The RNA shown here (c-di-GMP-I riboswitch aptamer) has 85 nucleotides and comes from a Syntrophomonadaceae bacterium.
The coordinates come from a structure-prediction model, not an experiment, and the mean pLDDT is 82.

RNA sequence: UUUACCCCUUGGCAAACUUGUUGAAAGACAGGGACGCAAAGCCGCGGGCCUAAUGCUUUAGGGCAAUGGCAGCCGGGUUGCUUGG
Numbered sequence: 001u002u003u004a005c006c007c008c009u010u011g012g013c014a015a016a017c018u019u020g021u022u023g024a025a026a027g028a029c030a031g032g033g034a035c036g037c038a039a040a041g042c043c044g045c046g047g048g049c050c051u052a053a054u055g056c057u058u059u060a061g062g063g064c065a066a067u068g069g070c071a072g073c074c075g076g077g078u079u080g081c082u083u084g085g
Stems, first nucleotide, its partner, number of pairs: 006085002012037002017032006035072001041078003045075003048070003054065004
């Protein structure tokens, strides 16, 4: 000096639940709240999952399909804080 692991310091994010707004829904945004997180920052690129307004289909019940979503499901890409023991 570099890498890996553990502990610690200063900051960061914020699950469930809840209030309001929005949306057809899934979900999103804002306030409260903390289960957790070293990328729980960012990108729907691959897989997976959720929803089905609309479209197609069905005698009907229903079935199928993202152009809607999830980055806190797994990969991938990209940027990046502390540097004490």